[in-house]
Molecule: transfer RNA
Organism: Patescibacteria group bacterium
RNA sequence: GCCUUCUUAGCUCAGGGGUAGAGCACUUUCUUGGUAAGAAAGGGGUCCUGGGUUCAAUUCCCAGAGAAGGCU
Numbered sequence: 001g002c003c004u005u006c007u008u009a010g011c012u013c014a015g016g017g018g019u020a021g022a023g024c025a026c027u028u029u030c031u032u033g034g035u036a037a038g039a040a041a042g043g044g045g046u047c048c049u050g051g052g053u054u055c056a057a058u059u060c061c062c063a064g065a066g067a068a069g070g071c072u
Stems, first nucleotide, its partner, number of pairs: 001071007010024004018055001026042005048064005
């Protein structure tokens, strides 16, 4: 230098055009003599950035940034 993949909640990851979800973690409550475990409820996201297409973009296209791998 070229090619490929990835970037979504605190962490690990789904979702691939129609108001963004799970598990774990966190908060509150219940339960216990008290903890752990268990149960119920809840909070938390400018979906890496900027443009384009579209009635509508996390999703499709382009460029950039970052991460990983490969080729030379």